[in-house]
Formats: sequence, structure tokens, C1' cells
RNA sequence: CGGGGAGUGGCUCAACUUGGUAGAGCGUCCGUUUCGGGUGCGGAAGAUUGCGGGUUCAAAUCCCGUCUCUCCGA
Repeated sequence: CGGGGAGUGGCUCAACUUGGUAGAGCGUCCGUUUCGGGUGCGGAAGAUUGCGGGUUCAAAUCCCGUCUCUCCGA
């Protein structure tokens, strides 16, 4: 320098193919269960989807630029 992959709640990952309410598990908090803790059960909070721009009635998703990590090649 060229090409591929990844970036989404605190953590690990879905949703991208086919644009249409951003979900799951773990964790946190509250309640319940217990003499208490743990387990189990019920509920809640928490994300402007790496950043900027474009297309569209509507973008995590499509397009352009850019940053970080990673792999391959030179």
C1' cells in the first nucleotide's frame, strides 16, 4: 500500500440476506420464596447500533468517506 472480517445496553452476541416497534443470555436493581444467604419465580432500569455525510415517507440494515481492532497478500 491492496483485499477480507469485526465494531450494537456493563459483558458476550442476535437482528443486516429481504429497509418498517433495536432483542436474547449473563450481570445490576426491586419484589417474592428462606431464620438469613444461595437457587427458583415475577418485574424494572439500561443502546440516538464506532464517527461523519448521502439516498428514502422511513436506515443497525443501502451508498460514500473516515477511525479502531484483526486476518491475508505485497

Notes: The prediction has a mean pLDDT of 82. The RNA shown here (transfer RNA) has 74 nucleotides and comes from Candidatus Melainabacteria bacterium RIFCSPHIGHO2_02_FULL_34_12. The source organism's lineage runs through Bacteria, Bacillati and Candidatus Melainabacteria. The sequence is in RNAcentral, with records from ENA. It matches the Rfam family "tRNA". It is annotated as a transfer RNA.